c-di-AMP riboswitch aptamer (ydaO/yuaA leader) from Nonomuraea endophytica, 164 nucleotides, folded computationally.
It matches the Rfam family "c-di-AMP riboswitch aptamer (ydaO/yuaA leader)". Rfam's curators write: This family represents a conserved RNA structure found upstream of the ydaO and yuaA genes in Bacillus subtilis and related genes in other bacteria.
The source organism's lineage runs through Bacteria, Actinomycetota, Actinomycetes, Streptosporangiaceae and Nonomuraea.
RNA sequence: GCCAGCGACCUGCCGAGUCCGUGCAGCCAGGAGGCACGGAGCCGGGGAACCACCGAUCCCAUUCCCCCGGGAUCAAGGGGUGAAUCGGCGCGUUCAGCGUGCCGUAGGGCGACUUCCAGGCCCGAAUCCGUCAGCUAACCCGGUAGGCGUUCGUGGAAGAACCA
Numbered sequence: 001g002c003c004a005g006c007g008a009c010c011u012g013c014c015g016a017g018u019c020c021g022u023g024c025a026g027c028c029a030g031g032a033g034g035c036a037c038g039g040a041g042c043c044g045g046g047g048a049a050c051c052a053c054c055g056a057u058c059c060c061a062u063u064c065c066c067c068c069g070g071g072a073u074c075a076a077g078g079g080g081u082g083a084a085u086c087g088g089c090g091c092g093u094u095c096a097g098c099g100u101g102c103c104g105u106a107g108g109g110c111g112a113c114u115u116c117c118a119g120g121c122c123c124g125a126a127u128c129c130g131u132c133a134g135c136u137a138a139c140c141c142g143g144u145a146g147g148c149g150u151u152c153g154u155g156g157a158a159g160a161a162c163c164a
Base pairs, nucleotide, nucleotide: 011149012148013147014146018040019039020038021037022036023035024034041144042143043142044141045140046139051134055074056073057072058071059070060069077132078129079128080127081126086104087103088102089101090100091099092098107123108122109121110120113159114158115157116156117155118154
């Protein structure tokens, strides 16, 4: 001088995922941190009325008929978090199914205060519930993770804040 690993601190991004307090353990003594609990803030789900929605067939009940109610069979599911939906063309194939590649696309992110207009670069996943949930006041329940980046961060306009 270089490389690798570990710890701490500063700073920026996606995301709801931040802040405060109490106790415990540990430590020579502390700091940070760990575990348990509580609170604030933020986020999500369930849940009336009104409104909206209502698979087919058969049977029972009722019965003038229809509707409401119950059962069986068949066909199918349905829903949540999230920007992450919807297509086209292929390949392995073999019609289906499954896997996989490319090109788009609804939608979403990125400027070191915010918004708007341009422009450039990206994402366009994953996962959970388990036949069940529309909206929804009161009310009830849950989450508060994880993953990344680096040397002046694209141009213009308007407005804040700060400084003088």